Predicted 3D model of a 108-nucleotide RNA (SAM riboswitch aptamer (S box leader)) from Romboutsia weinsteinii. The prediction has a mean pLDDT of 82. The RNAcentral record of the sequence draws on Rfam.
[in-house]
RNA sequence: AACUUAUCCAGAGAGGUGGAGGGACUGGCCCUGUGAAACCCGGCAACCAGUAUAUUUUAAAUAUACAAUGGUGCUAAAUCCUGCAGUAUUAUUACUGAGAGAUGAGUA
Numbered sequence: 001a002a003c004u005u006a007u008c009c010a011g012a013g014a015g016g017u018g019g020a021g022g023g024a025c026u027g028g029c030c031c032u033g034u035g036a037a038a039c040c041c042g043g044c045a046a047c048c049a050g051u052a053u054a055u056u057u058u059a060a061a062u063a064u065a066c067a068a069u070g071g072u073g074c075u076a077a078a079u080c081c082u083g084c085a086g087u088a089u090u091a092u093u094a095c096u097g098a099g100a101g102a103u104g105a106g107u108a
Base pairs, nucleotide, nucleotide: 002107003106004105005104006103007102008101013041015040016039017038021031022030023029025083027081028080042075043074044073047071048070049069050066051065052064053063054062055061056060079100084097085096086095087094088093
C1' cells in the first nucleotide's frame, strides 16, 4: 500500500520550545505575529487490551459500567461546508443516500 468491518453534530490548556504557515484534495469559507506547522508537557475519549457486573450450555460470546494501567487516536468550526445521485422547492435552501477522507480492530 490492499481487503473486511465499526465509528465520525459530544469531549479536550489563556502551559513550554518554535518561528510561518495551517484546515487531506477541488471550489468555497475560515484559522494564524492577540503568534501557524512541528516537538514536549497537560488534557479528552473509550476503538483494542484491562477491571467489575449481568445473561447465555463449558470453552467462550454478548451487553452494561469504570478509567487507576498499557496500545493507538484525538485535542478551532459536523469529517468546517462542498464535489456524485435522489427527494421537496420558482429560486435560495433543506433533507436522504453514495463517493472521498480520517481513526480503531482484524485478514493475507